[in-house]
RNA sequence: AGAGUUUGAUCCUGGCUCAGGAUGAACGCUGGCGGCGUGCCUAACACAUGCAAGUCGAACGAGAAGCUUGUUUUCGAAUAAGCGGAGAGUGGCGCACGGGUGAGUAACACGUAGCUAACCUGCCCCGGAGAGCGGGACAACCCUGGGAAACCAGGGCUAAUACCGCAUAAGCUCACAGAGAGUAAGUAUCAGUGAGAAAAGGCAAGCGCAUUUAUGCGCCGUGCUUCGGGAGGGGGCUGCGGCCCAUCAGCUAGUUGGUAGGGUAAAAGCCUACCAAGGCGACGACGGGUAGGGGACCUGAGAGGGUGACCCCCCACACUGGGACUGAGACACGGCCCAGACUCCUACGGGAGGCAGCAGUGAGGAAUAUUGCGCAAUGGACGAAAGUCAGACGCAGCGACGCCGCGUGGGCGAUGAAGGUCUUCGGAUCGUAAAGCCCUUUUCCGGGUGAAGAAGAAAAUAACGGUAGCCCGGGAAUAAGUGUCGGCUAACUACGUGCCAGCAGCCGCGGUAAAACGUAGGACGCAAGCGUUAUCCGGAAUUACUGGGCGUAAAGCGCGUGUAGGCGGAUUGCCAAGUCGGGCAUGAAAGCUCCUGGCUAAACUGGGAGAGGUUGUUCGAAACUGGCAGUCUGGAGUGUGACAGAGGAGCGUGGAAUUCCGCAUGUAGUGGUGAAAUGCGUAGAUAUGCGGAGGAACACCAGUGGCGAAGGCGGCGCUCUGGGUCACAACUGACGCUAAGACGCGAAAGCAUGGGUAGCGAACGGGAUUAGAAACCCCGGUAGUCCAUGCCGUAAACGAUGUGCACUAGAUGUUUGUGGUCCGAAAGGGCCGUGAGUGUCGAAGCAAACGCGAUAAGUGCACCGCCUGGGGAGUACGGUCGCAAGGCUAAAACUCAAAGGAAUUGACGGGGCCCCGCACAAGCAGCGGAGCGUGUGGUUUAAUUCGAUUUACGCGAAGAACCUUACCUGGGCUUGACAUAGCGGUGGUAGGAAAGCGAAAGCGGCCCGACCCUUCGGGGAGCCGUUACAGGUGCUGCAUGGCUGUCGUCAGCUCGUGCCGUGAGGUGUUCGGUUAAGUCCGCAAACGAGCGCAACCCUCGGAUCCAGUUACAAGUGUCUGGGUCAACUGCCCGUGACAAACGGGAGGAAGGUGGGGAUGACGUCAAGUCAGCAUGGCCUUUAUGUCCAGGGCUACACACACGCUACAAUGGUCGGUACAAUGGGUCGCCAAGUCGCGAGACGGAGCCAAUCCUAAAAAGCCGGUCGUAGUUCGAAUUGUAGGCUGCAACUCGCCUGCAUGAAGCUGGAGUUGCUAGUAACCGCAGGUCAGAACACUGCGGUGAAUACGUUCCCGGGGCUUGUACACACCGCCCGUCAUGUCAUGGAAGCUGGUCACGCCUGAAGUCGGGAAGCCAACCGAAAGGAGGCUACCGCCGAAGGCAGGGCUGGUGACUGGGACGAAGUCGGAACAAGGUA
Repeated sequence: AGAGUUUGAUCCUGGCUCAGGAUGAACGCUGGCGGCGUGCCUAACACAUGCAAGUCGAACGAGAAGCUUGUUUUCGAAUAAGCGGAGAGUGGCGCACGGGUGAGUAACACGUAGCUAACCUGCCCCGGAGAGCGGGACAACCCUGGGAAACCAGGGCUAAUACCGCAUAAGCUCACAGAGAGUAAGUAUCAGUGAGAAAAGGCAAGCGCAUUUAUGCGCCGUGCUUCGGGAGGGGGCUGCGGCCCAUCAGCUAGUUGGUAGGGUAAAAGCCUACCAAGGCGACGACGGGUAGGGGACCUGAGAGGGUGACCCCCCACACUGGGACUGAGACACGGCCCAGACUCCUACGGGAGGCAGCAGUGAGGAAUAUUGCGCAAUGGACGAAAGUCAGACGCAGCGACGCCGCGUGGGCGAUGAAGGUCUUCGGAUCGUAAAGCCCUUUUCCGGGUGAAGAAGAAAAUAACGGUAGCCCGGGAAUAAGUGUCGGCUAACUACGUGCCAGCAGCCGCGGUAAAACGUAGGACGCAAGCGUUAUCCGGAAUUACUGGGCGUAAAGCGCGUGUAGGCGGAUUGCCAAGUCGGGCAUGAAAGCUCCUGGCUAAACUGGGAGAGGUUGUUCGAAACUGGCAGUCUGGAGUGUGACAGAGGAGCGUGGAAUUCCGCAUGUAGUGGUGAAAUGCGUAGAUAUGCGGAGGAACACCAGUGGCGAAGGCGGCGCUCUGGGUCACAACUGACGCUAAGACGCGAAAGCAUGGGUAGCGAACGGGAUUAGAAACCCCGGUAGUCCAUGCCGUAAACGAUGUGCACUAGAUGUUUGUGGUCCGAAAGGGCCGUGAGUGUCGAAGCAAACGCGAUAAGUGCACCGCCUGGGGAGUACGGUCGCAAGGCUAAAACUCAAAGGAAUUGACGGGGCCCCGCACAAGCAGCGGAGCGUGUGGUUUAAUUCGAUUUACGCGAAGAACCUUACCUGGGCUUGACAUAGCGGUGGUAGGAAAGCGAAAGCGGCCCGACCCUUCGGGGAGCCGUUACAGGUGCUGCAUGGCUGUCGUCAGCUCGUGCCGUGAGGUGUUCGGUUAAGUCCGCAAACGAGCGCAACCCUCGGAUCCAGUUACAAGUGUCUGGGUCAACUGCCCGUGACAAACGGGAGGAAGGUGGGGAUGACGUCAAGUCAGCAUGGCCUUUAUGUCCAGGGCUACACACACGCUACAAUGGUCGGUACAAUGGGUCGCCAAGUCGCGAGACGGAGCCAAUCCUAAAAAGCCGGUCGUAGUUCGAAUUGUAGGCUGCAACUCGCCUGCAUGAAGCUGGAGUUGCUAGUAACCGCAGGUCAGAACACUGCGGUGAAUACGUUCCCGGGGCUUGUACACACCGCCCGUCAUGUCAUGGAAGCUGGUCACGCCUGAAGUCGGGAAGCCAACCGAAAGGAGGCUACCGCCGAAGGCAGGGCUGGUGACUGGGACGAAGUCGGAACAAGGUA
């Protein structure tokens, strides 16, 4: 520091995802040790049990057990004195600390900086003053009573550092009235008068005195009272700082202030009464949601973002809510009272309780520990102290939860062992890894030794702990896993699986060769851990302060006026708020960084320094911003004079046209369309003429012309009115720019009321079109369009470009001013400047590109608005506006890995242009109808083997009776019908083979009977057995090679270098001509080149030469074979650009590639073929192999394709007669001759073939006949008799004779071939082949017609254009419906939570009252009084009740849309002119 992912590819935008770090974690697998940390994030849920706050006898009374001594004794014990001091009580201090938790709290709660002239402070420290004299009680205890208990009541006794009175008052407090540094503020302070308020004693040691010898007194110390000060702690107030929602916009009645009173330690509406009407708020009040805050922690380069565990500070809370009491301090976690919920006890009357202390339990949860030890240390409470207490704390235990460290061994060791895996079978790899040898002992086990932590006089004191450390002994011994290996991302093979099982963070893998699933081997990473999940930051400049954008990607409000706000010209002076600098204060500690020290080192920890702020304060500076004061004219405005204009409003007015009405002329149509029909018209239309009515709109002018802020504005005139521009430089003197809210304007449609209505025209009716037609087209036609008034407030309201100002090359139009100059008499015109508008092109620059470019999308400034992935959705809910329609504002769940912009190459278009082809057209002959043949589909079948389906279909098949043959049935064989190798065997061996069984194959085996080489041993071959293996027309043509088809014999397809572009890519190859052609020429940022085209090859045609057998006229060359020449736009004319080339012509056998053939570019179709061959993989192995017999491939209601023969007279038939070429022939062609009606037979000459044969060519020509008829046409079908081939013609061959004599009289829609020796017609030959062509391949004979032309159909080429296509139009894609899943809105309602208000009841308790009751201290002799307490009353008041609301959830019949899901249904809306842009 980046990477993956949108595309065929590219650039950009943009989201998603990954690599890093972190955690109080959890989960999976695994787990050796130690140190230091850390451990209920959930239910502030409920809690059994134990412990967590006591202490003081040196404040006080009383005093159990026990002990000592004495006495008595029934020997049990009792009793007296003394010692003793438990437990409880009075009293003091503590219990407000320490410890826990994070519920509440958005607040002066916290942080920071201040203030307190408005305050308090126990214990501690310093200083001053004092402590005198009295009094009355109450617990404990005793007695009585009540209660189950908790506990309570009454009576009696008693002490104190408990309580009370009096005295004293330096000082303090209050009242009164003075002075008063210094202040914002009569505050500290000083002096005066009057009034008022204190106390407590106890005692070990020490010292002194006294004496009754055990105490008393005094001193000191400690404790007590009061005053002042300090330290530390606390209360209160204030500035500033730190969450979300504006779909919370207005809030507020003690509310804001005042006066008086109350209240507090203390200011204050803190509380009460009265008075006033204020206070807060877009700088976000009020409301809602969420949340303890900070130091800090994580991340980050930083700025930021996230977090608030552990540790420290502050706050809040202690079952929930309320309340006060005590006290220095509480409204009190382990105190009290009340209410509530819950739990427990109960004798049912009543009571008890509060782990968010430490352990622990249940529950919840993915999840979080021991009911441990100790006060030895640290800090704390009490005490004079000893000491006691202490789940604070110090330790230990449990958990890899985290950080840090260590180990699981080290060295040598190649036959590269065995084994595993892979393999091209050679080997490779695990791998020096192991074994083996040598060594070490951290760790481990055993034994020994053994701390520091402990201390300020010393001694004593250790939970941890016999721990750490050290020493000795033993033995490589006790110790490795986990994740990954398609890309990102480091690491690859095999097998299994077969869109299954599964993986996956994103992209995506898996449908039979998966580096992506599972397993194995290997590899890579980390390591006592490794992965996964969750969360946070980062990457993300993806909220952009640092540091982004808005023409087309998301994004400029439709436009203006203007408020707040933000920003603001020149110059002078002052101020010092911002700003800058210095000093001081503070920013606790811990943490962080640096330095340094201690544990072996590290983690951890001690010390020092630094950093950390919008902080406060003080001093200073004055440039800039700001403030104040003054001046200026450049910004802005005013004035004066001109100018242009569909700028706006109102009132008039004009002509053309449409329609309607009247009259007239006139007759059968008109109108409309692609074509029609509906419609109108003989009741007279349309057309034509004249007249009239009415409404709406204003032709020409008219123009990327004008005006306006935008919407928008168009005949002419008048009235009223807004804005703009130019010139002048007189006036004002910054008056400015922008603009959240606000206000106004705002096309069309729409709404309301009233008018108006000619034309047009939603809806609607009709006619067409169509599969349908709810449309497009046609005929009608209502609202509307028009006017007035009022609403609506939207739009692709667009330049998809906010407003203002400044700056930055030019060129050229146009509108409208103005200055100068020239021509002209003028009108007018030319030229040069200068403004304002409006266009085009373009430099720099910008931009992803397209493009923009002084009218910026350039360079800057100011301000506003807006954007942050696509869908859901501009939707729901809420609010607000509206009469309504609807507008404005505006989410979420869920879902996707994209959605997009620009440009590129293709492909496509019912886009354009150019050009070709028997593509159409023009022609000729056919096919499609019939019969037959052949092939295919389908059907049938035991099987009808298989493949081929546009480019299959007389195709593979150049020929299925057996064979072929792959199919079916049945019968056999199993190392096999065939190949190779190893091992073993074999000498009457291999081979042949009779009888017999059998359909054959096969089984069987009498008998016969070998070969090659030899070094003579033997070897080879053969055969038998066996092991490997053979075999397969079994599967996969979507694993392949090869070959082939098709586009297409179309003219294309590319490369190198250069140039252009960020890039894909372009250029070249486009363009102008030309060609059959990317053929050639020219131009040209291209220049060249390659594969194609053409040519080179074969053949036919002319000439010539040579050779000539088997030809013939016998020496010639018809002919055959071979060679050479010939044609090249070479020549002429014209056209053309001086080119290429084209048109015409000459010559020539042939003329512009002369005809034909061979030849098929880059590629496309996963085209065809595993059945021609080859071949990977898979499958099969007594069968899917192989052999045999028979059957099938030949089936037959049908459908299609290719043919043959015909339908006849241009013919049939009979007779006669003429002329070819290519070929083939010894398992052959077969002559003459004879027989047969014929097929054919006999026959055998000739020929290995220019010699012989096949062989007759046929159409043609000549003559006869037939006479338009289902015929003398046509031949199918059938019968019958024969022939031929062959082992064999039944299934299932061909031919012949005789007989039979079907359909068919020229073929619907449609469709095929052919442009010249072609089509058509005619026959001949060949291959295959035993036989079996109407097919195929060739050959010759006769021998046409037509082509205007390129509009249309089909195919193709080039350029261009559009595109949402790229599997490329057989593309893409939209909506309804159906179905399943999911989330969500509405909804009669149902049901929770929360908040405040109203009314009722009203606990505890403070405060106030308190005439009734009660009472020790003071007064009083007493009565009584003062005073106190209680009941009771009042205000307030938690909670409860009643009632209506606000906000927010859950649920809800039904309902709305939405998202997603496999090949569902219907249509075909969009993308091409998408077929109606």

RNAcentral holds the sequence, with entries from SILVA. This is a predicted structure of a 1477-nucleotide RNA (small-subunit ribosomal RNA) from a metagenome.